[in-house]
Context: one part of a larger RNA
Molecule: large-subunit ribosomal RNA, domain IV
Organism: uncultured Clostridia bacterium
């Protein structure tokens, strides 16, 4: 010096990103136990008291008396607790080797596909899974207990349905035309049939255009100006645009730039925290909205207890490095 362990006056979080680490609590019995709540919980809530040995009595639990120690769960092992808020309902799962979470899953909700040789999936196929199942079943998407709810827009994109019209492939169809030449003609030229070349009209599906529906489909959910007998503000009016202009609820929020917004609370002092306000840069309703008991090695703020975290360091043990022998 490093690692590790123990003890410490007074103070007790002043340390620090953060009580990280350490300390503290700890067993059993008795008393006692709040808000809130889904009535199960919360709860070991919190907070108190007791505990050895001997004798007597008692069925026992135990009661009474005695007695020793600084100390009786005598050592070891064995919850710290409370208040408030965010997120996720919960138990669970995850980045084997820097992340355990608010991420994933979940029961529940909803949409959609599928009538059975099912849909979907694997496979050139046979075949198999689905399933020795049959719509109370199976596949896929989204949401994510529970409670209260889930607004408006179908113009665009998607999906579903429709079939009148427009467009539209191969195929069918075969008009006009071209080459060739029997023949005709004085010649120019015309030219049947056949064989070839080339091919118009017409016919013809889905699709697309078109017409509807559909948002727990992908998604979207305005601007300017004026107005009330103080001022301010605007229930009200005008106007432009749109498919429709954000409803309920929530809101400086895991979302707020300006911003340490403003007010209140907590502190002597609070960029964090809690409660409000609403001017929402840029919340918002199953990419769910808002609540919510219980739960959490979760995140944030506060308090009690406790402490070498600190004021401020000291001493001691063990194991190393190192020095000397």
């Nucleotide at each position: 010096u490093c690692a590790u362990u123990g003890u410490u006056a007074a103070g007790g979080a002043a340390c620090u990103c953060u009580g990280c680490a350490a300390a503290a609590u700890g067993a059993c019995c008795c008393c006692g136990u709040a808000a809130c709540u889904u009535u199960g919980g919360g709860a070991g809530a919190a907070g108190g008291g007791g505990u050895g040995c001997c004798a007597a009595c008692g069925a026992g639990a135990g009661u009474u008396g005695g007695u020793c120690a600084c100390a009786g769960a005598a050592a070891a092992g064995a919850g710290g607790c409370c208040c408030a808020a965010g997120c996720a309902a919960c138990u669970g799962u995850u980045u084997a080797g820097c992340a355990a979470a608010a991420a994933c899953a979940c029961a529940g909700g909803u949409c959609u596909c599928u009538g059975c040789g099912a849909a979907a999936u694997c496979g050139a196929a046979a075949g198999a899974u689905g399933a020795c199942g049959u719509a109370u079943a199976g596949g896929g998407g989204c949401u994510g207990a529970c409670g209260c709810c889930u607004g408006c827009c179908c113009a665009g994109u998607g999906c579903u349905g429709g079939a009148a019209g427009g467009u539209u492939a191969a195929g069918g169809g075969g008009a006009a035309g071209u080459g060739u030449u029997a023949g005709g003609g004085a010649a120019a030229c015309c030219g049947a049939a056949g064989c070839a070349c080339a091919g118009a009209a017409c016919u013809u599906a889905a699709g697309c255009c078109c017409c509807a529906g559909u948002g727990a489909a992908c998604g979207g959910c305005g601007g300017c100006c004026g107005u009330a007998a103080c001022u301010a503000u605007a229930a009200c009016g005008g106007u432009c645009c749109u498919a429709a202009g954000g409803u309920a609820g929530c809101g400086a929020a895991a979302u707020u730039c300006c911003u340490u917004g403003u007010c209140g609370g907590g502190u002597a002092a609070g960029u964090u925290c809690c409660g409000a306000c609403c001017c929402g840069c840029a919340c918002g309703a199953a990419u769910g909205g808002c609540g919510u008991a219980a739960u959490g090695a979760u995140u944030u703020g506060g308090g009690c207890g406790c402490u070498g975290u600190c004021u401020c360091a000291a001493c001691a043990g063990u194991g190393a490095a190192c020095u000397c022998g």